[in-house]
RNA sequence: AGAGUUUGAUCCUGGCUCAGAUUGAACGCUGGCGGCAUGGCUAAAACAUGCAAGUCGAACGAGAACGGAGAGCUUGCUCUCCAAGUAGAGUGGCGAAAGGGCGAGGACAACGUUUCUAACGUACCCCAGAGUCAGGGAUAGCCCAGGGAAACUUGGAUUAAUACCUGAUGACCCCCGCAGAUCGUAUGUUCAGCGGGGCAAAGGCUUGCCACUCUGGGAUCGGGGAACGUCCUAUCAGCUUGUUGGUGAGGUAACGGCUUACCAAGGCUUAGACGGGUAGCGGGUGUGAGAGCAUGACCCGCCGCAUCGGGACUGAGACACUGCCCGGACUCCUACGGGAGGCUGCAGUAACGAAUAUUCCGCAAUGGGCGAAAGCCUGACGGAGCAAUGCCGCGUGCGGGACGAAGCCCUUCGGGGUGUAAACCGCUGUCAGGAGCUACCAAGAUCUGAGGAGCUCCAGAGGAAGGACCGGCUAACUUCGUGCCAGCAGCCGCGGUAAUACGAAGGGUCCAAGCGUUAAUCGGAAUCACUGGGCUUAAAGGGUGCGUAGGCGGAUAUGUAAGUGCUUUGUGAAAUCCCACGGCUCAACCGUGGAACUGCUCGGCAUACUACAUAUCUUGAGGUCGGUAGGGGUUGCCGGAACGCUAGGUGGAGCGGUGAAAUGCGUAGAUAUCUAGCGGAACGCCAAAGGUGAAGACAGGCAACUGGGCCGAUUCUGACGCUGAGGCACGAAAGCGUGGGUAGCAAACGGGAUUAGAUACCCCGGUAGUCCACGCCCUAAACGAUGUGUACUAGAUCGUGAAGACUCUGACGUCGGCACGGUCGAAGCAAAAGCUUUAAGUACACCGCCUGGGGAGUACGGUCGCAAGGCUAAAACUCAAAGGAAUUGACGGGAGCUCACACAAGCGCCGGAGCAUGUGGCUUAAUUCGAUGCAACGCGAAGAACCUUACCAAGGCUUGACAUGGACCGGACCGCUGCAGAGAUGCAGUUUCCCUUCGGGGUCGGUUCACAGGUGGUGCAUGGUUGUCGUCAGCUCGUGUCGUGAGAUGUUGGGUUAAGUCCCGCAACGAGCGCAACCCCUAUCCUAUGUUGCCAGCACGUCAUGGUGGGGACUCAUGGGAGACUGCCGGGGUCAACUCGGAGGAAGGUGGGGACGACGUCAAAUCAUCAUGCCCCUUAUGUCUUGGGCUUCACGCAUGCUACAAUGGCCGGUACAAUGGGUUGCGAUACUGUGAGGUGGAGCUAAUCCCUAAAAGCCGGUCUCAGUUCGGAUCGAAGUCUGCAACUCGACUUCGUGAAGUUGGAGUCGCUAGUAAUCGCAGAUCAGCAACGCUGCGGUGAAUACGUUCCCGGGCCUUGUACACACCGCCCGUCAAGUCACGAAAGUGGGUAACACCCGAAGCCGGUGGCCUAACCCUUGUGGGGGGAGCCGUCGAAGGUGGGACUCGCGAUUGGGACUAAGUCGUAACAAGGUAGCCGUACCGGAAGGUGCGGCUG
Repeated sequence: AGAGUUUGAUCCUGGCUCAGAUUGAACGCUGGCGGCAUGGCUAAAACAUGCAAGUCGAACGAGAACGGAGAGCUUGCUCUCCAAGUAGAGUGGCGAAAGGGCGAGGACAACGUUUCUAACGUACCCCAGAGUCAGGGAUAGCCCAGGGAAACUUGGAUUAAUACCUGAUGACCCCCGCAGAUCGUAUGUUCAGCGGGGCAAAGGCUUGCCACUCUGGGAUCGGGGAACGUCCUAUCAGCUUGUUGGUGAGGUAACGGCUUACCAAGGCUUAGACGGGUAGCGGGUGUGAGAGCAUGACCCGCCGCAUCGGGACUGAGACACUGCCCGGACUCCUACGGGAGGCUGCAGUAACGAAUAUUCCGCAAUGGGCGAAAGCCUGACGGAGCAAUGCCGCGUGCGGGACGAAGCCCUUCGGGGUGUAAACCGCUGUCAGGAGCUACCAAGAUCUGAGGAGCUCCAGAGGAAGGACCGGCUAACUUCGUGCCAGCAGCCGCGGUAAUACGAAGGGUCCAAGCGUUAAUCGGAAUCACUGGGCUUAAAGGGUGCGUAGGCGGAUAUGUAAGUGCUUUGUGAAAUCCCACGGCUCAACCGUGGAACUGCUCGGCAUACUACAUAUCUUGAGGUCGGUAGGGGUUGCCGGAACGCUAGGUGGAGCGGUGAAAUGCGUAGAUAUCUAGCGGAACGCCAAAGGUGAAGACAGGCAACUGGGCCGAUUCUGACGCUGAGGCACGAAAGCGUGGGUAGCAAACGGGAUUAGAUACCCCGGUAGUCCACGCCCUAAACGAUGUGUACUAGAUCGUGAAGACUCUGACGUCGGCACGGUCGAAGCAAAAGCUUUAAGUACACCGCCUGGGGAGUACGGUCGCAAGGCUAAAACUCAAAGGAAUUGACGGGAGCUCACACAAGCGCCGGAGCAUGUGGCUUAAUUCGAUGCAACGCGAAGAACCUUACCAAGGCUUGACAUGGACCGGACCGCUGCAGAGAUGCAGUUUCCCUUCGGGGUCGGUUCACAGGUGGUGCAUGGUUGUCGUCAGCUCGUGUCGUGAGAUGUUGGGUUAAGUCCCGCAACGAGCGCAACCCCUAUCCUAUGUUGCCAGCACGUCAUGGUGGGGACUCAUGGGAGACUGCCGGGGUCAACUCGGAGGAAGGUGGGGACGACGUCAAAUCAUCAUGCCCCUUAUGUCUUGGGCUUCACGCAUGCUACAAUGGCCGGUACAAUGGGUUGCGAUACUGUGAGGUGGAGCUAAUCCCUAAAAGCCGGUCUCAGUUCGGAUCGAAGUCUGCAACUCGACUUCGUGAAGUUGGAGUCGCUAGUAAUCGCAGAUCAGCAACGCUGCGGUGAAUACGUUCCCGGGCCUUGUACACACCGCCCGUCAAGUCACGAAAGUGGGUAACACCCGAAGCCGGUGGCCUAACCCUUGUGGGGGGAGCCGUCGAAGGUGGGACUCGCGAUUGGGACUAAGUCGUAACAAGGUAGCCGUACCGGAAGGUGCGGCUG
């Protein structure tokens, strides 16, 4: 310090998540020792038992029991002494208000800091001054007598005090009065003086100390006041009656409405009163660079509380944790009459909970209470125990030991890893264990240790290692198992048969007596931004203005010194943090000192800035005067065009409307046209990028009233300014109310179309409404998606307004400046797009708003509204994204250019018929498998009767039909014969080998072990091969440049081409794979050679034939060359590329044809050509055999053949090819059969012989338009050939039979020249053949192309996009199902705080006091004063009644929401999304939505 995650990729915005540190923790696995800390966070719920506050005999009276000794005697009783003036209890004093616990309550009566008290108190302690005289009456205890179960209590008698009371004395104390001084801002304080009044005491003992009283002072500890600070909520906006103040009185230690009577009506509050929620506060603690944020365990300070509520008493101090009284709840005891209790002290119990310890030891230390002291008490405290709860330290050994054991794991089978690790050898002794001893905690002499600590010795490697993780973030990898299962997961995400992500193992990584998980806080998060963020489009500028509070504010001078700066005083407790030093062996821990505590505070100095005060100024702002433009506003009047209606005329059949129609109107006279009249709404041209207004908005003309702006003059005021929370006003359209008006238009509605439907788009009608007046509503994409104001920062150009200067009579023109409205552009800014003096630049001032998406601008509450609804405005839950800009693609029922038999122009087909072949379907025991839009379907298959054959049925075999190797046995094997069988096969018989070193080997058969075999699965695990876009012209790279980047440029542009072909231009320059060319065939010529080919000339010969001699001229064959390159001429074109025309030429612009297929796409095809991973079968999914099937047949489709005839059929005659094939072959002449064929065999291993007849053509004849002399299907009969075998299931021949069919609907295919069409020939496969198929060959041989509007497909550029699995995309809403949270709801059950009334305990206060009464007084009456009980009253807790407020739970039903691989209906949005979309509003509709009105461009 950052990282992961939105995308195909990029930049940005933005959330989610992770890495760090921490904890009073808990849980899981594991666990050796020690030190120091820490340990009920939950039920302030309840508590058994023990202990936690006593002490003083030197304040007082009284004083045992038990025991010991002695005496007496009635030998079990009395007395004396000791113990001992002891124990226990009482009176009295001090303490018990501290210490200890807890955090319920409390948002202020608290806390923190500072300060005041001149408005106060203070026991014990210290200092100083003065004093302690004289008396008195009681009372507890003890004793006696009662009541009661108990707790406790009543009466009588008696007694002491440092208990109580009276009197005396006393001022420097207190009160009153008088007149002074002093201090203070003031109420007032202080001082001394005079006069009057008042108030005190206690003694004790061990005899010099401790007590006591008054006064003053100190110290300590408290009470009270003030300022500032201290959580969330405005969906809490008004609160308050002792309330705010005054006067009198009371009360208090003291001020005070603290209390009371009266008077006044105040007091608090948007700087947040009042209400609601939550919470002890601080020092500190955690984190953080800091600022902050979170927190308040342990330790320290303060506060509050003590079962809940109330109350006072005592006292120096309490309204009192282990005191009292009362009320409530709970628990316990009870003899039912009454009583007792309070662990939020230390232990402990049960409960709660994820969770938190011993009913321990000791007062040895420190401290506290009492006491003169000894001492007693002390669950404060000191220690120990339990818990890895945390921090710190130590150990679990150390050294040597193999090219490296075993085991386990991996493996390419070679090896590698665990790994010096172990074994083995040597050594050491920390800790734990055993034994012994004493420096220290002990405090300067003695004594005192609960518990710890330290030292020495002994033995033996012995007793001591685990946890998490290993896909990325994030250090660490392999194998097996599993197969979207089981599971993992902090985020992204893994798992559907090769999982480094699940589980296990081996190995590794990180920590280590711990390691992980969960929870929580801070950090990272600049993700609430003070430090330190934003608002055109990502979330975010209020619809607009006026203006209140507030915030901010021009120039000069003077003063003040609040802010500000420097300095000083006091304080900021200690502990903590930090630094230094020191003590425990180190550390944690502890000690000492320093620093720090960023704060508050008393003074002093400074005066730049801000502030305040005063004075002045003119530039900000405003006023005045003179001009000026304008749809600025309101009211009234007027006008023409158009439209509709009414009346009349003309006229006579349609009009209207649409993509096309129909509804509608019209012979009752429409539409059209003319005339007249009526009506309402809106204002053409001018008109504009134009004007005005704050915005909404504003347009015929005239008039009236009226607001604002600009220019000029520089005359006046003198900062009067800017912004603006609340507030007020205005605010399109729609909508609402009342009353008018209504021509046109037009939600709703009706009808007609369209459609699968059409609650729409289109058409015909049509009501609210649109218009006016008045009153509401208050929202819009109210937008520049850009708040207002001021200042500054290059320019260029256009428009509007009105002045000025120059030229100047004027006009035109030129110049510089102002205001407003636009376009472009530099710097700068910005994520980019873009903005740019009209900022989104640079700054300042003020306001508004934002903080992930959804839920939701919704619910509830409040408020406004007649309503519709507006404003304000959440949460639960859910997702890991949602989003902005730009990039590359893809796509568009977007645009432009362009190509192609793509269309068009033509020719011929298909689709109808019959047949053939393939396929779907059906059927079947099986009809084997594959191919399925183009790019499957005469395809794999260039030959299914058996075989093939993979399928079915039946019968057989199991190391196998086939391969290799090992072991054992045997003999040759093979063959032949017979029998059984459908055959495979079985049985029987027969026959019989080579080499040799004599061990054996070769070969064959059998048995057995390894293994063979599989046309079984997966083409979505693969290789190879192939199809397709497409023979389309594209696809990329290096360097450079541009861009933050993805990327762009190059490759775009202007031309041109078949072509990214070439040229020109250009921030590009080059290059590669493609194109073209190079290769083959073909067209012309030359040349060489000349058999089997050829024959012109010369001979020979034949009926005839290159038949023969010969020849190389020609054809031809085989080689080698030439030729074509826009080379030449002319036109066009950029002096280009190129194109058009021409010449020559066999051929002309790639001459024609072939081979050749870029980067890639389709998880395209193929595991059945082959190869191959993995899986599966192994007496079968292998293999052999026979028979069957692949040849089925209501039907659909595809590709062909033959036809429907006269450009023809038939008969006869006659002519001309090329490619090929042939010895298991082609097979001539001849003979024979009507024929298929047969007999036969010449020649030929082929330029020689054969297949071989070419056919269309040509000549002649016949048929004459018919289902025919067309057509040949089908069927019957008879044959031929191949073959073991033609039944299922071959081809052909002859005779007979003679079906459909008379040119084919919608639709659709091929072809641009030797092409289409048409005619025959050959070949592969092959015994034969279902071939009409396929592949080749030649013969005859056309028509048409104006052209690119349209259909299909492709290329380039551009545009939009919410698509990127890329339109077969994405995506919206209803309905149906499940789950979850929430709202409403008749009601129902609680809680809290108030209010009104009733009742009213204890108690203080007040009254009364007939009853009681020792002290003192008066009287002597046994009375009064005085005091008290009792009673009464005010107040008063709890309780009761009542109506409300707030809040929480449940709730039939209901509403929307969220989520959930494959439900239903549609298609709303994204492309012009097929009607552009969206905003507001209104109506309508299953639903998305549609329509009307106004607005926006996103």
Molecule: small-subunit ribosomal RNA
Organism: marine metagenome